[in-house]
RNA sequence: UUCGAAAAGUAGCAAAACCGGAGUAAUCCGGUGACGCAAAGCCACGGGUCCUCAUCGAGGAUCGCCGGGUUGCCGAA
Numbered sequence: 001u002u003c004g005a006a007a008a009g010u011a012g013c014a015a016a017a018c019c020g021g022a023g024u025a026a027u028c029c030g031g032u033g034a035c036g037c038a039a040a041g042c043c044a045c046g047g048g049u050c051c052u053c054a055u056c057g058a059g060g061a062u063c064g065c066c067g068g069g070u071u072g073c074c075g076a077a
Base pairs, nucleotide, nucleotide: 001077002076003075004074012037013036017032018031019030020029021028022027035064041070042069043068045067046066047065048062049061050060051059052058053057
């Protein structure tokens, strides 16, 4: 630097649903939970999707939709 086919190890994240809370909403936070994830770590930078205002647009949400940037565990070459 590239790769994650097979095998192994340590650590981590946490979908749906339910409960409590915030928000007009998308959605978010905490708890239970365990569908999945090697970047399901981080950044709304480009595209997509979603919400609100009401519209030549403005504001917001999503990185567990894709791309990009950046850091990074284990193993293999």
A computed fold for a 77-nucleotide RNA from Desulfuromonas sp. CSMB_57, annotated as c-di-GMP-I riboswitch aptamer. It matches the Rfam family "c-di-GMP-I riboswitch aptamer". Rfam describes the family as follows. GEMM was predicted in a large-scale screen for bacterial structured RNA regulatory elements. The prediction has a mean pLDDT of 81.